Predicted 3D model of a 73-nucleotide RNA (transfer RNA) from a Flavobacteriaceae bacterium. The prediction has a mean pLDDT of 80. Its Rfam family is "tRNA". Gene Ontology term of the family: triplet codon-amino acid adaptor activity. The family's RNA type in Rfam is transfer RNA.

RNA sequence: GGAAAGAUGGUGUAAUUGGUACGCACGCAACACUGAAAAUGUUGAGGUAAAAGUUCAAUUCUUUUUCUUUCCA
Numbered sequence: 001g002g003a004a005a006g007a008u009g010g011u012g013u014a015a016u017u018g019g020u021a022c023g024c025a026c027g028c029a030a031c032a033c034u035g036a037a038a039a040u041g042u043u044g045a046g047g048u049a050a051a052a053g054u055u056c057a058a059u060u061c062u063u064u065u066u067c068u069u070u071c072c073a
Base pairs, nucleotide, nucleotide: 001072002071003070004069005068006067007066010026011025012024013023019056028044029043030042031041032040049065050064051063052062053061
């Protein structure tokens, strides 16, 4: 320099040939329970790498940029 794959809460991971509320597990907070904890139960907060475009509607499609991994030279 060229090519491919990827980036989703604090962590791991799912979702989609665009369709209305981004699911699950762990973690976090509050409450219940307890003499007090743990465990358990209920509830809650927290997310689509960035920017732009298309569309009634974008995590998904298009373009550019950033970063990570792999391959080729």
The RNAcentral record of the sequence draws on ENA.